[in-house]
Context: one part of a larger RNA
């Protein structure tokens, strides 16, 4: 890992509804006795429950309590159904749906491992070094001393048995639940070691490391309590039918538990009271606007006051200002906690029309209390989040289907069932890939389309406003572009072009006291601005379509799904078609409602429905045994294997083979009743 058995809402007492039955203002016996093979029966009225309440209670009684009270008010009655017993839903009290703890206690076993103690034994090759003392010489007055020789001390050196476990490597499903190799450190001591006894768990033991107490120890194991507890996690077994939620709100030592309502189901009663729209009527202070207030706020005018300067008999004067600057006026802003205003939608009422077919009460049962994302309106943040907390709608959740390349929340549409039928949504029609290489009419030249922002641009298209222009513009040639004059000043110089001041007049078709280059300063070149040749459009400025740059990112093109497109893009209109479980046809099931038949449960018919998680609720199906009835089996039961059978299903039947001794049916009735999941147990391979 697989296959096969096993495996979870039980049972007993009580309460409580709901249904079936008996009896009813009563309804029933309990424990026991009687008999009896056992069931069955028969006796028992003890007791409970109802029939009458109100009071703390005395107690009174259709009434009663409060109280002084024929008061008033509370609770009754007026207004009678109950009661046993089955059987099912739920709830109590037990292990109470099943599996699961770490823990706690309680009585016992353990020092053959291991810590540490006591007893008594053993054991440590070999080699080194040479304490202290001793003798002797010399040496002193005697010592001290020095030198020789002997002695043989040491938690004394080297290194084996023994002990240890420092470093490395190999094993890591091992040879081995700690080993193996090469080193490696002690090896006469606080040394290793044998046997025997000793400390026990709310405890010993500890050269102390929460170490050790038999492979486990921050409190050992065994058995008991004991099915401890478990708001936690898993995990609960057959079918089909009707409905069908919730992730809020309040409180909670409450936040991943509860409880009570809110939303689901069922049943009884009411009996249209419910809902949407549409006209009516109503309340409001939101967007939006305003600046009348209440705050912020710009700039002006004028101006009290303050500040600076003068004047000045230093007075309580005056006089002036590039300085400030209250109130007022003009003009322009702002605002969730501003409003003289003031909608749209919503909200509310409700005779009325239209559609829908709810809607309220009571009892019975429930789940639900982590939501999610999109749109649209706040807040919070950073007008960031697939952030986060509200309101509103929608989907998901609990929803398949078709589109968005895959792709809960998105756009389309809610799947009863067949069907080789038809129409369309949303989306599309070049190939993948069903269906237009469609009509017309613009645009785009970037593969923009198939990703971005300020900002930049003689890319192009459309519609404007405004100059110039057949008295000749714009470009592009030709030729003038001048005199007074080198204006004046300044200055070495300054001549149109270093600067500062003026910027005039003549001659002209036209020329600035000069557009820019140039010189030291002049020259030069050139530009305004004029003719001339050409001959027809040529400038400027807003608005606007669709493009362009701006533009770098990490495994491989890789910002259309892909080929691949210049239209197979974009914009505007139009005509086909393809397209879903959506509508439609046909032909079945089935709820519910209604009406005719039948009348006993049903039949038809028309109408509306039939998606579904937690959940309620309703009808089956199958196992196993038990009553009772009919039956089957050696001319072959159950069991097993196969098949093209019925049946909506759950599952029944039949044949055939195997197999060889017992089993089905039809009703009622009990339940160790249905496996795929629990890191589920068991046993196989």
């Nucleotide at each position: 890992a697989c296959c096969g058995g096993c495996g979870a809402g039980u049972u007993a007492c009580g309460u409580u509804a709901u249904g079936g039955u008996g009896c009813a203002a009563g309804g029933u016996u309990a424990a026991g006795u009687c008999a009896g093979a056992a069931a069955a029966g028969a006796c028992g009225g003890a007791g409970c429950c109802g029939g009458a309440g109100c009071g703390a209670a005395a107690g009174c009684g259709a009434g009663u309590c409060u109280g002084a009270a024929g008061a008033g008010g509370g609770c009754g009655a007026g207004a009678g159904a109950g009661u046993a017993u089955c059987a099912u839903g739920a709830c109590g009290u037990a292990g109470a749906c099943c599996c699961g703890a770490a823990a706690c206690c309680a009585a016992g076993u353990g020092a053959c491992c291991u810590a540490c103690c006591c007893a008594u034994g053993a054991c440590c090759a070999g080699g080194u070094u040479g304490a202290a003392g001793g003798c002797g010489u010399g040496g002193u007055a005697a010592a001290a001393c020095a030198c020789g020789c002997u002695g043989g001390a040491g938690g004394a050196c080297c290194g084996a048995a023994c002990c240890c476990a420092c470093g490395u490597g190999a094993g890591u499903u091992a040879a081995a639940a700690a080993u193996c190799g090469c080193g490696g450190g002690g090896a006469u001591g606080a040394g290793u070691u044998g046997u025997g006894g000793g400390u026990a768990g709310c405890g010993g033991u500890g050269a102390a490391a929460u170490u050790c107490c038999a492979a486990a120890c921050g409190a050992a194991c065994u058995u008991g309590g004991a099915g401890a507890u478990a708001g936690c996690u898993g995990g609960u077994u057959c079918u089909c039918u009707c409905c069908g939620a919730a992730a809020u709100a309040g409180c909670u030592u409450u936040a991943g538990g509860g409880c009570u309502a809110g939303c689901c189901u069922c049943g009884u009663g009411u009996g249209a009271a419910u809902g949407a729209u549409a006209a009516u009527g109503g309340a409001g202070g939101u967007a939006g606007a305003g600046c009348g207030c209440u705050g912020u706020u710009u700039g002006g005018a004028c101006u009290a006051g303050g500040g600076g300067c003068c004047c000045g008999u230093c007075a309580g004067g005056g006089g002036u200002u590039a300085c400030u600057g209250a109130a007022u006026c003009c003009a322009g802003a702002u605002a969730a906690a501003c409003u003289c205003c003031g909608a749209a939608u919503g909200c509310c009422a409700g005779a009325u029309a239209u559609c829908a077919a709810u809607g309220c009460a009571c009892g019975g049962g429930a789940g639900u209390c982590a939501g999610a994302c999109u749109g649209c309106g706040a807040g919070u943040g950073a007008u960031a989040a697939g952030a986060u907390c509200c309101g509103u709608a929608g989907u998901c959740g609990a929803a398949a289907g078709g589109g968005a390349a895959a792709c809960a929340g998105c756009c389309c549409a809610g799947a009863u069932c067949a069907c080789c039928a038809g129409u369309u949504a949303a989306g599309g029609u070049c190939c993948c890939c069903a269906a237009a290489u469609c009509u017309a009419u613009g645009c785009u030249a970037a593969g923009u389309g198939g990703a971005a922002a300020a900002g930049g641009a003689u890319g192009u298209g459309g519609a404007g406003u405004u100059g110039c222009g057949u008295a000749g513009a714009c470009a592009a040639c030709u030729a003038g572009g001048a005199u007074g004059u080198u204006g004046g000043c300044u200055u070495a110089g300054a001549a149109g072009c270093a600067g500062c001041c003026a910027c005039c007049a003549u001659u002209u078709a036209a020329a600035g006291a000069g557009u820019g280059c140039g010189u030291a300063a002049u020259a030069g070149c050139u530009c305004a601005c004029u003719a001339g040749u050409c001959g027809a459009g040529u400038g400027a400025c807003g608005c606007u379509g669709c493009g362009c740059c701006g533009a770098a990112a990490a495994u491989g093109u890789a910002c259309c799904g892909g080929g691949g497109c210049u239209a197979a893009g974009c914009a505007u209109a139009g005509u086909a078609c393809c397209g879903a479980a959506a509508c439609u046809g046909u032909g079945g099931a089935u709820g519910c409602a209604u009406a005719u038949c039948a009348a006993a449960g049903g039949a038809u018919a028309u109408g509306c429905g039939u998606g579904g998680u937690a959940g309620g609720a309703g009808a089956g199906c199958g196992u196993u045994c038990u009553g009772a009835g009919a039956g089957c089996g050696g001319c072959g039961a159950a069991g097993u294997u196969a098949g093209a059978u019925c049946g909506a299903g759950a599952g029944g039947a039949c044949u055939a083979a195997u197999g060889g001794a017992g089993c089905g049916c039809u009703u009622a009735g009990a339940a160790g009743u249905g496996a795929g999941a629990a890191u589920g147990c068991c046993g196989g391979u």